[in-house]
Formats: sequence, structure tokens, C1' cells
RNA sequence: UCUCAUCCAGAGGGGCAGAGGGACCGGCCCGGAGAAGCCCCAGCAACCACCCACUUCCGGGGUAGGUGCUAAGUCCGUCAGUGGUCGUGCUGGAAGAUGAGG
Repeated sequence: UCUCAUCCAGAGGGGCAGAGGGACCGGCCCGGAGAAGCCCCAGCAACCACCCACUUCCGGGGUAGGUGCUAAGUCCGUCAGUGGUCGUGCUGGAAGAUGAGG
């Protein structure tokens, strides 16, 4: 950097540390009743892997080894279309995140 799949579910305590964090921008939030970061333990999930049965190109069950994750729908919006009670709703896209592959 490209391709594919998924993103309305789920799951937090402790220690060190000491002011930021939620990707960017605009909002709106979280934070000295302790942010980021690092470590320990616990948990969630089931993408890959492995096992089983059945099958035939698609799906089922299990384990938890490799990742990932544990405020808010990817926190909401941004661009386009559409509905409209003028509050805002719906659909798609872009961007981003995670996995697998190139």
C1' cells in the first nucleotide's frame, strides 16, 4: 500500500505514574473520586488455527494456541441521496478499527 470479511452484542480490578484522553476536524463527553503510558491478574468474543460430526463449496458443534477487545452504536456528525412535523429520521459512501491474505 492492495483485496476480502466484520463493526446496534459482550467483557474490569489492582500496582506504578501524574494530565491528559475518546484516530483527524467540528461537537459532545470521560478525567486529581486519578487521563495517557507501563506491569500483574481477571474476563469477553470467536477472525485465524486445531479437533469432531455432517456435508459438498456453504453451513453446525467444541477447545482456547496466534491476534483483538473490556465508557458512550466506530460516542455523534462531516459527503451524497431521500423523508420531513423544521426537532431530526432513514439509506449509502468516505474515513477509521480488527482479522485473514497478497

Predicted 3D model of a 102-nucleotide RNA (SAM riboswitch aptamer (S box leader)) from a soil metagenome. The coordinates come from a structure-prediction model, not an experiment, and the mean pLDDT is 84.